[in-house]
Parts: sequence; C1' cells; structure tokens
RNA sequence: GCUGGCACCUCUGGAGAGCAGACGGCGUAUCCGUCUCACCGAAGGGGCAAGCUCCUCGUGGGCGAAGCUCUCAGGUUCCACGACAGAGGGGGAGGA
Repeated sequence: GCUGGCACCUCUGGAGAGCAGACGGCGUAUCCGUCUCACCGAAGGGGCAAGCUCCUCGUGGGCGAAGCUCUCAGGUUCCACGACAGAGGGGGAGGA
C1' cells in the first nucleotide's frame, strides 16, 4: 500500500407474553408510581455437554457454545426496546 474479516454507524424487516387486581396521582386513558398474583424470552446477565487440560488420579480442580436452559434484569394495547437478518458505509486525531 492492497484485500478480507471485524468494532462501529445509517436504513429496512423483526417474535413472545395480563388493555390483570388493589391503592394513590392525574392530563381520567390502554398513562405514571407502589404492592400482589399470572405469564414471556430475542437487550443485557447467569448455568452447562462433548472435548481439552492440571494434580494429591477422585463422587477432584480449571477452560469450555448456543435460537439450549434459568428468568436476576428487562418485558406482557400502541409507542419504545428487541437477538438476529438484508442493504449501504466502515476505522481518523492526540498522548504514553
């Protein structure tokens, strides 16, 4: 320097589950707050198999993925959020 991947940015698509009950606020609502019960899994987070590895060789320790699993968080009209997918772009300056 070139190319690719990727962080990141923009646009688009994007599921699930109570318009629950009580109390209060109020702009009287499908809103907001607190509590109670019932649910969801695809922000985030936790857990683990095979396998690998260490040792004092065991029912031991460590590493070890997810659209699996748990639901801590979050969510359960709409909005918003949303894993992920498609398209486009895509790495500068300063300091040590």